Predicted 3D model of a 328-nucleotide part of an RNA (large-subunit ribosomal RNA, domain IV) from an Alphaproteobacteria bacterium.
RNAcentral holds the full RNA, with entries from ENA.
The prediction has a mean pLDDT of 90.
Rfam family: Bacterial large subunit ribosomal RNA.
NCBI's taxonomy places the organism under Bacteria, Pseudomonadati, Pseudomonadota, Alphaproteobacteria.
[in-house]
Context: one part of a larger RNA
RNA sequence: UGGUGUUGAAGGAACUAGGCAAAUUGCCCUCGUAACUUCGGAAGAAGAGGGCCCGGUUCUUACGCAAGUAGGAGCCGGGGGCACAUAGCAGGGGGUGGCGACUGUUUACUAAAAACACAGGGCGCUGCGAAAUCCAAAGAUGACGUAUAGCGUCUGACGCCUGCCCGGUGCCGGAAGGUUAAGAGGAGAUGUGAAAGCGUCGAAUCGAAGCCCCGGUAAACGGCGGCCGUAACUAUAACGGUCCUAAGGUAGCGAAAUUCCUUGUCGGGUAAGUUCCGACCUGCACGAAAGGCGUAACGACUUCCCCACUGUCUCCAACACCAGCUCA
Repeated sequence: UGGUGUUGAAGGAACUAGGCAAAUUGCCCUCGUAACUUCGGAAGAAGAGGGCCCGGUUCUUACGCAAGUAGGAGCCGGGGGCACAUAGCAGGGGGUGGCGACUGUUUACUAAAAACACAGGGCGCUGCGAAAUCCAAAGAUGACGUAUAGCGUCUGACGCCUGCCCGGUGCCGGAAGGUUAAGAGGAGAUGUGAAAGCGUCGAAUCGAAGCCCCGGUAAACGGCGGCCGUAACUAUAACGGUCCUAAGGUAGCGAAAUUCCUUGUCGGGUAAGUUCCGACCUGCACGAAAGGCGUAACGACUUCCCCACUGUCUCCAACACCAGCUCA
């Protein structure tokens, strides 16, 4: 000097990205316990008191013929210690947002999460030699199942809900019409030949699916405007005009895990707050199953605050052991 521990005056998070680490709490009994809530919870909420030893006494359980033995629940009085769950083991607590309902799962060796899964919801396909999947085939899975089943896809408990657009792309339907390949067809043209013939080219016309066309479909892929004016202060615009569109963003939420300008503005909390909470709405660039908004419970998740506690710090010190270094 480093490591691992123990202790520490006064203060008590002033440390720091952040209470990281450490400290506090810790068991049993009695009392007591809020908002909120899906009435189950929240809850061991929080918080308060007791716990050792001796004597007396009341009730009582089991066994026993009884004497009694082993306990349980109290009440009264006394005793000792700094300390009585005496060591060890052994929850710190509360408030408020965000996200995800939950228990689960995951990057074996830097990520455990808000990611994945999930019960629940929707849509689509599939009538059984099913669809889907593996495979060259045979064969197999699906399934010794049969639409309350199986597969694909999106969403993700629960509550309230899920608006408008089918113009584009996709999918589904459509015995008409247009276009359209091989093939059929063969008007006609042509090579050769004396000819018969053998060849070559070939117009109409008839020819599928597909595409065009006509409809449907958004919990299919997706999309959901601009400019100008207007009210008896001002400001604003319920109102009007105009252009464009398939339709111009409804409810709800909103400086948000989304807000650039931005430390927006106002309020709260602090002596002081780029974070936090509540509002406002000017949403650069929220928005309804790539779901919207709420939500009790839950979380080694994450934000902010408070109590308790502490060597995290002001500011470091001592001790024990280990290592290192120096000397012998």